[in-house]
A computed fold for a 713-nucleotide part of an RNA from a Candidatus Woesearchaeota archaeon, annotated as large-subunit ribosomal RNA, domain II.

Context: one part of a larger RNA
RNA sequence: GCCAGGGAGUGCAUCUGAGUGGCAAGGGUAAUCCUGCUAAUGGAGGACCCGAAGGGAAACCGAUAUGCGCGCAAGCAAUGAGGCGCGAGGUAUGAAAGUGCCUGGAGUCACUUGGAUGCGACCCGAAGCCGAGCGAUCUAACCCUGGGUAAGGUGAAGCGCGGGUAAAACUGCGUGGAGGCCUGAAGAGGUGCUACGUGCAAGUGUUCUUCUAACCUGGGGCUAGGGGUGAAAAGCCAAUCGAGCUCGGUGAUAGCUGGUUCCUGUCGAAUUUGGCCGCAGUCAAAUCCUCGACGAGACAACGGAAGAGGUAGAGAGACGGAUUUGGGAUUUAGGGGUCGAAAGAUCUCGGUUCCUUGUCCAACUCCGAAUGUUUCCGUGUCGUAGACUUGAGGGGACGGGGGUCUCCCGUAACGGGAGGGUCCGAAAGGGGAACAACCCAGACUGAAGUUAAGGUCCCAAAAUACCGAUCAAGUGUGAAAGGGUGAAAGGUGUCUAUGUUCAAAGACAGCGAGGAGGUUGGCUUAGAAGCAGCCACCCUAUAAUAAGUGCGUAACAGCUUACUUGUCAAGAAUAUAGGCCCUGAAAAUGGACGGGGCUAAAUCGGUUACCGAUACUUCAGACAACCGAAAGGUUUGUGGUAGGCAGGCGUUGUGCAAGAGCAAAAGCUCGUCUGAGAGGAUGAGUGAAUCUUGUGCAAAUGAGGAUCCUGGU
Numbered sequence: 001g002c003c004a005g006g007g008a009g010u011g012c013a014u015c016u017g018a019g020u021g022g023c024a025a026g027g028g029u030a031a032u033c034c035u036g037c038u039a040a041u042g043g044a045g046g047a048c049c050c051g052a053a054g055g056g057a058a059a060c061c062g063a064u065a066u067g068c069g070c071g072c073a074a075g076c077a078a079u080g081a082g083g084c085g086c087g088a089g090g091u092a093u094g095a096a097a098g099u100g101c102c103u104g105g106a107g108u109c110a111c112u113u114g115g116a117u118g119c120g121a122c123c124c125g126a127a128g129c130c131g132a133g134c135g136a137u138c139u140a141a142c143c144c145u146g147g148g149u150a151a152g153g154u155g156a157a158g159c160g161c162g163g164g165u166a167a168a169a170c171u172g173c174g175u176g177g178a179g180g181c182c183u184g185a186a187g188a189g190g191u192g193c194u195a196c197g198u199g200c201a202a203g204u205g206u207u208c209u210u211c212u213a214a215c216c217u218g219g220g221g222c223u224a225g226g227g228g229u230g231a232a233a234a235g236c237c238a239a240u241c242g243a244g245c246u247c248g249g250u251g252a253u254a255g256c257u258g259g260u261u262c263c264u265g266u267c268g269a270a271u272u273u274g275g276c277c278g279c280a281g282u283c284a285a286a287u288c289c290u291c292g293a294c295g296a297g298a299c300a301a302c303g304g305a306a307g308a309g310g311u312a313g314a315g316a317g318a319c320g321g322a323u324u325u326g327g328g329a330u331u332u333a334g335g336g337g338u339c340g341a342a343a344g345a346u347c348u349c350g351g352u353u354c355c356u357u358g359u360c361c362a363a364c365u366c367c368g369a370a371u372g373u374u375u376c377c378g379u380g381u382c383g384u385a386g387a388c389u390u391g392a393g394g395g396g397a398c399g400g401g402g403g404u405c406u407c408c409c410g411u412a413a414c415g416g417g418a419g420g421g422u423c424c425g426a427a428a429g430g431g432g433a434a435c436a437a438c439c440c441a442g443a444c445u446g447a448a449g450u451u452a453a454g455g456u457c458c459c460a461a462a463a464u465a466c467c468g469a470u471c472a473a474g475u476g477u478g479a480a481a482g483g484g485u486g487a488a489a490g491g492u493g494u495c496u497a498u499g500u501u502c503a504a505a506g507a508c509a510g511c512g513a514g515g516a517g518g519u520u521g522g523c524u525u526a527g528a529a530g531c532a533g534c535c536a537c538c539c540u541a542u543a544a545u546a547a548g549u550g551c552g553u554a555a556c557a558g559c560u561u562a563c564u565u566g567u568c569a570a571g572a573a574u575a576u577a578g579g580c581c582c583u584g585a586a587a588a589u590g591g592a593c594g595g596g597g598c599u600a601a602a603u604c605g606g607u608u609a610c611c612g613a614u615a616c617u618u619c620a621g622a623c624a625a626c627c628g629a630a631a632g633g634u635u636u637g638u639g640g641u642a643g644g645c646a647g648g649c650g651u652u653g654u655g656c657a658a659g660a661g662c663a664a665a666a667g668c669u670c671g672u673c674u675g676a677g678a679g680g681a682u683g684a685g686u687g688a689a690u691c692u693u694g695u696g697c698a699a700a701u702g703a704g705g706a707u708c709c710u711g712g713u
Stems, first nucleotide, its partner, number of pairs: 001713006011119013026050003032044003054061002067086004074079001088103006122259002125256001129249006140223001142221007151183003154179001158175006187210003192206002195204002225241001227237003262648006272285005287395007297382003301379007313367001314365002320361003326355006334349006400424003404420006429440003444621007454611003457596003463608001465607006476598002489583003493580010510567005516540003519547001521535003546561001550559002622638003625634003649702001651699010667686008
């Protein structure tokens, strides 16, 4: 992992709803007692509980007028249970006006069931806290009593002999055998390394450290859990230690994770607002479901009318604040320059003021929209098949998200925030290669057809369709967002449109020829001759020819251009705008139009077919809702998470009624039939003694999940 079996909303009490039933201004007994088979049952038991009166802190006081109107069902009408509006009454308060609560009789008990609270309270799950005990056979320290340390090396003190001295010191050679000395086995340790790593081993192997010592070790003892012991690492205290282990309190608690077992029908959410040591939660409101009550209006949208308002915009001699230019006047603060002996004069900066010019503001406003919003009217839609409103019971949820539109913050972001509508959430199907929210479209079941979005060369259903253009870049083959798109700027790539100019009196390009004279213009300069630089830029002969376009020279020379002409023969030049295309264009495994591939199977414009979904249509069927006395009908509905509500299936036991079975029950295996499903019926085989149906009741009542439990494998 798999299989089998087990495995999770229960019981009591109290409260509060709903359904059914009994009695009813009343309803009910509890303990207990009697009876009886220690049972069931029946009887007694009225204590006590709820209700029948409220108001008030209390003292205390203490309730109708069913009086009037409207009016649903019903009814020809009058009327009209309930209901609604007035009115009336009780009480508290108040001087009063008034205001609060209450009043026109329905409760109570039992059973079933929804929920709440207390208890373990749907089940499993902590880390922990406290108590009482058990542990020092592991390990830490200490105590008592024992044991062990191969071999080798080094060679301290002391001593002896010799030398040496006056004697010593000193010195040589021996002897000697010291040391938390050296090498190293046993022993002890555990440094590096890798192999092993369900192993030889809950660490081993190898290497390494130490090995007469603060050494190692056997046996016996002692210290105990907020305690011990510790050459101190919060180490160790039995493979457990920042507080051991066992049992108990104990089903601790868990706003957290996981799990929670049969079917079908029906409706169907919310992630918003407020509070909370609230932010993983919960309470209230809103929202969803169910059951009532009432009985006629309700309201998205559009149009019209009337309002409220200070945003967008705008403005600045309308305020507050900010702010540019130029000019004038004036010195009442002040600084500097000039003149002057001084008084003072003059200029300038500055101040004040006037005119002029140019700009701004979320926290400025003399102004001021659109949209939105409020009320009324109309249209429209919904509503007696019961809307709107209202009461009661139950639930989830209070982590949301995407596209779009309008805004705010931000350089921006699959960014943060607000609002409207919509989708996902809780929505399947078709398209988008694949892809919650993009496009189409809301799935009761079956069959057939027609379309949507999107497509029609092959993968792969359908046009190698048609007409007109464009592109040569594999551009492209992309609805768009994200995945990346391709920008600014360029192009004598190509196409289109519209101008202008030249052109058979010959344009444009090419080729042939000319391209002169005054003059080397003047100046400058060593020189300056068309061509370093400055100034000027005239005249003549001409078809035309510059006081010279570029190259060149030291300066000239030389080449060339403008300009003219010959030849040739038909368009040429230019401007603006647009389409497609190209450059711009760089990323790390080889690589993506979905792929193959395509010159259309690309792009633009147009046309006609076809394919294509659970959409739409047709036929048949099921269920719900509604209509109907029924038969039947309806073009109304039937996606659905959390969740509400409703109706069923099955298991075990049992009351009553009725049965089956040794001529083969239950169970098991394999089939067949049947029901919308949970399921049911039946055949064969096996099996060998019990089992079932109907109708009630009661539950330890349904398994795939919980790192579920036990067993098997």

Rfam family: Archaeal large subunit ribosomal RNA. For this family Rfam cites "The comparative RNA web (CRW) site: an online database of comparative sequence and structure information for ribosomal, intron, and other RNAs" (Cannone et al., BMC Bioinformatics, 2002). Taxonomically the source falls in Candidatus Woesearchaeota (Archaea, Nanobdellati). Model confidence (mean pLDDT): 81 of 100.